[in-house]
Molecule: Bacterial RNase P class A
Organism: Pseudomonadota bacterium
RNA sequence: CGAGCAGGCCGGGCGGUCGCGGGCGGGGUGAACCCGCGCGAGGAAAGUCCGGACUCCACAGGGCAGGGUGCUGGGUAACGCCCAGGCGGGGUGAUCCGACGGAUAGUGCCACAGAAAGCAUACCGCCCGUUUCUUCCGCGUAGGAAGGCGCGGGUAAGGGUGAAACGGUGGUGUAAGAGACCACCAGCAGUCCGGGUGACCGGGCUGGCUAGGAAAACCCCACCCGGAGCAAGGCCAAAUAGGAGGGCGAUGAGGUGGCCCGCCUCGCCCUCGGGUAGGCCGCUGGAGACGCCGGGCAACCGGCGUCCUAGAUAGAUGACCGCCACCCCUCUGCGAGGGGCACAGAAUCCGGCUUAUAGGCCUGCUCGGACU
Numbered sequence: 001c002g003a004g005c006a007g008g009c010c011g012g013g014c015g016g017u018c019g020c021g022g023g024c025g026g027g028g029u030g031a032a033c034c035c036g037c038g039c040g041a042g043g044a045a046a047g048u049c050c051g052g053a054c055u056c057c058a059c060a061g062g063g064c065a066g067g068g069u070g071c072u073g074g075g076u077a078a079c080g081c082c083c084a085g086g087c088g089g090g091g092u093g094a095u096c097c098g099a100c101g102g103a104u105a106g107u108g109c110c111a112c113a114g115a116a117a118g119c120a121u122a123c124c125g126c127c128c129g130u131u132u133c134u135u136c137c138g139c140g141u142a143g144g145a146a147g148g149c150g151c152g153g154g155u156a157a158g159g160g161u162g163a164a165a166c167g168g169u170g171g172u173g174u175a176a177g178a179g180a181c182c183a184c185c186a187g188c189a190g191u192c193c194g195g196g197u198g199a200c201c202g203g204g205c206u207g208g209c210u211a212g213g214a215a216a217a218c219c220c221c222a223c224c225c226g227g228a229g230c231a232a233g234g235c236c237a238a239a240u241a242g243g244a245g246g247g248c249g250a251u252g253a254g255g256u257g258g259c260c261c262g263c264c265u266c267g268c269c270c271u272c273g274g275g276u277a278g279g280c281c282g283c284u285g286g287a288g289a290c291g292c293c294g295g296g297c298a299a300c301c302g303g304c305g306u307c308c309u310a311g312a313u314a315g316a317u318g319a320c321c322g323c324c325a326c327c328c329c330u331c332u333g334c335g336a337g338g339g340g341c342a343c344a345g346a347a348u349c350c351g352g353c354u355u356a357u358a359g360g361c362c363u364g365c366u367c368g369g370a371c372u
Base pairs, nucleotide, nucleotide: 001368002367003366004365005364006363007362008361009360010359012324013323014322015321016320017319018318020040021039023037024036025035026034027033042343046354047353049352050351051350052349053348054229055228056227057226066225067224068223069222070221071085072084073083074082075081086100087098088097089096090095101220102219106218107217109213110212123159124158125155126154127153128152129151130150132148133147134146135145136144137143167185168184169183170182171181172180186210188207189206190205191204192203193202194201195200233281234280235279236278243272244271245270246269247268248267252266253265254264255263256262288307289306290305291304292303293302294301295300326340327339328338329337330336331335
């Protein structure tokens, strides 16, 4: 210098004018209103995908069902998150990706192709035997050789199919072959030694020669999980209608009944309780932010100090102007003109994940080239 990898951060600034929502103080008897001071969106406030706090309901304990998670160790209030590590895979590398427990518990599955897809099997081929035919040797209907079609058998070297074909290479052996046997290698099982908290790693010995894949198929194993959610939940409380109790009432009307008594309903007033509109609380001071020190590789934890940093309810957080910064275009380059300046936006709160994002800054590392 070029090409990359990983992580962190900012995400317009200053001034002016006019507004909006809360808070505090003052004026105003009070309400309305006015004045002053101070505060007022984000790194994702988003998706609502996980986990918790909080609230109400349910709940002796245990189990079944159902759901989730799934290498190891640690962090945390908790997690499917984070950190560190192991193993497998990609990359020359920095680094990136991985639902990464169990396939000798059982059941089921493996498209197409292929003989055969799980315990056996044989399409072409190779080899042995043989019927028959052809040709040849032969004096010969004796005998022999070669080849073709077929039949019986052996084989799994080679070919072919497939994502995957029953260890690999070499040799011995054989009619041809084969872990049939041997050497080395890979892998598996058992066992022992060493290292590590552990996942796991390194090594020795023995064994039989080899065990297919897939559990984001059922399933098995281990661990975790009660339900609903701030429209949770609680308090105050109109009008109208309905409910309960009491009182009054021309002693009226209607119903029941053949009739009377009785009972019920209808009217007005008062009281009570539920509950709607509406209002208030929950509501923003918290697993809080920042700084310093300490522990830890880190995630994170502890101590001390300072600070207070939105709380609306149909939803305030805005608009305009000037200067500057950044980007693009144009014009006689030192300047001018024009245009642009992302994604988006609280609604109980917090920890994560994921997704969107113009432009810019910083740090560490890798590979290649050149020079010293």